Large-subunit ribosomal RNA, domain I from a Lacipirellulaceae bacterium, 528 nucleotides, folded computationally. Rfam family: Bacterial large subunit ribosomal RNA.
[in-house]
Context: one part of a larger RNA
């Protein structure tokens, strides 16, 4: 020096554990905000700091209602001064109060009303005052408007990647789309959205990598409307000799088997039907049943033994519409707090019904050719979206340029054309079935357990630390049943650290459950 065996140190792995996270499913909100938001600063306690609450009325105020002995929020003990059956503390509603700063506004924009009122006679801009409104913050979802690049094609340009990711505007609890100028071709079918299927199918494609329908069936869910014109009235401009134009308001009227108007005609109509506050017009009050938002009631056990301690053993009962689940000194149905049940409400919020209530009400037959959405369809050029990359490219939607028909019309059925067929473009609203989750509740899990799981389970995380900034971004969890957190006493180099007492256990001593390996020592045996 090596090797082993033991004892320790040093580490913080492993094991157990769960306050924290993740994910699902139901249900509920789906918005706040010039009555100041969201977010921040400072302050506010008997007490210094941090976290909560809170606002100069500042761990709080005042009312209703719950509930019953303690109480003054944690950290965090203790001390001081209070309070509380005349019912606090505490929890559920409703009001009060709410500093600074932040849209932050004493502006700044938009209507309407109403005075003033230039260049300029009358106006007209502008000017002023009032009067409503809006402005800003939000996880996702949604509709527009803009819009890459890597990347893939085994390079790369067309093409992908993608109309994705960014960026902007704007809405809503949803949003969009929506009642055919539609799909179809067997006849037919009957708004739209979504899922299953059609189907990687028919196409598209330097026919390359790729991209990729529809339509019919199937199911969720259903819901159908108001205008604009012809035409009547009744006001007002304005030209004007009768007259005509133009606007406004009321009636009327809304569609393809074409419907309305408008003239003739026949028949019905109200002491009656019908509908309603999410489209179809539009306000509010009442009461009734329910939900949320506090809570209330709620069976049943001793024993003995081991142990600190029983919920474990032993023995003997008992509840059950209640053997979910959690706590209690070790594993509890009968200890506790729950659990099955069953019950409860001032106020204010919700929802469904009913009542007051508001509103609506015709049809056939002949005839007329009045009316049915014009710088529009459509073409031509140039985009573009359509699964479709121009291609024989319909359909659609944009910019220029031209530019119809009027119901004996007019569009579509994938270039064109005739036959057939099918719809009525050029005005507008429409629940629910679909999407999503910054939040609340409740449930649950072959979902993690401290290098996991949220970045974050913790004396204080979006911290602390880094960057000038934009950003960036941790580490940190367990003493014990209970501080009982070691009183005395002693050693010493004296705030360390040991020993002894004490106390279930001290190998639970606070650098504190468990306590591997690395590494380092001591002591023994073996060997060099």
């Nucleotide at each position: 020096g090596g090797c082993g065996u033991a004892u320790g140190g040093g580490g913080g792995a492993u094991g157990u554990c769960u306050u924290g996270g993740c994910a699902u499913c139901a249900g509920g909100a789906g918005g706040c905000g010039a009555u100041g938001a969201a977010g921040g600063g400072c302050g506010u306690g008997g007490a210094a700091g941090u976290c909560u609450g809170c606002g100069a009325a500042a761990a709080g105020c005042u009312c209703g209602g719950g509930g019953g002995a303690g109480u003054u929020g944690a950290c965090a003990a203790a001390c001081a001064a209070g309070u509380g059956a005349u019912g606090a503390u505490c929890c559920c509603g409703a009001g009060g109060u709410a500093c600074c700063c932040g849209a932050a506004u004493u502006a700044c924009c938009g209507c309407a009303u109403a005075g003033u009122g230039a260049a300029u006679u009358c106006a007209u801009a502008g000017c002023u005052a009032u009067g409503c409104g809006g402005a800003g913050c939000c996880a996702a979802c949604g509709u527009g408007g803009g819009g890459a690049a890597c990347u893939g094609a085994a390079a790369c340009a067309u093409c992908u990647a993608a109309g994705u990711a960014c960026c902007c505007a704007c809405u809503g609890g949803a949003a969009a789309a929506g009642a055919a100028a539609g799909a179809a071709a067997a006849a037919u079918c009957g708004a739209u959205u979504g899922c299953g299927u059609u189907a990687g199918u028919a196409g598209u494609g330097g026919c390359g990598a790729g991209c990729g329908a529809a339509a019919g069936c199937g199911u969720a869910a259903u819901a159908g409307c108001c205008c604009a014109a012809a035409c009547c009235g009744c006001g007002a401009a304005g030209g004007u000799u009768u007259c005509c134009u133009u606007u406004g308001c009321g009636g009327g009227g809304u569609u393809g088997u074409a419907g309305g108007g408008c003239c003739g005609u026949u028949c019905a109509c109200a002491u009656g039907a019908g509908a309603g506050u999410u489209a179809c017009a539009a306000a509010a009050u009442u009461g009734c049943u329910g939900g949320a938002u506090a809570g209330c009631a709620g069976a049943a056990u001793c024993u003995u033994u081991u142990g600190g301690a029983a919920a474990g053993u032993u023995g003997a009962a008992c509840c059950a519409c209640a053997g979910a689940g959690g706590g209690u000194g070790a594993c509890a149905g009968u200890c506790c707090c729950g659990u099955a049940u069953g019950c409860g409400g001032c106020a204010a919020c919700u929802a469904g019904c009913a009542a007051u209530c508001u509103c609506u009400c015709g049809a056939g037959c002949g005839g007329u050719a009045c009316c049915u959405g014009a710088g529009u369809a459509a073409a031509u050029c140039g985009g573009g979206c359509c699964a479709c990359g121009u291609g024989g490219a319909a359909u659609c939607c944009c910019g220029a340029u031209u530019g119809a028909a009027u119901c004996u019309a007019c569009g579509a059925g994938g270039a064109c054309c005739a036959u057939c067929u099918c719809g009525u473009a050029a005005g507008g609203c429409u629940a629910a079935a679909u999407a999503c989750u910054c939040c609340c509740u409740g449930a649950u899990g072959a979902c993690c357990g401290a290098u996991a799981g949220u970045g974050a389970a913790c004396u204080c995380a979006g911290u602390a630390u880094g960057g000038c900034g934009a950003u960036u971004g941790a580490a940190a969890g367990a003493u014990g049943a209970g501080a009982a957190g070691a009183a005395c006493c002693c050693c010493u180099g004296u705030u360390a650290g040991g020993g002894g007492a004490g106390g279930a256990a001290u190998g639970u001593g606070a650098a504190c459950c468990u306590g591997a390996a690395a590494c380092c020592a001591u002591a023994c045996g073996c060997u060099u």
The RNAcentral record of the full RNA draws on ENA. NCBI's taxonomy places the organism under Bacteria, Pseudomonadati, Planctomycetia, Pirellulales, Lacipirellulaceae.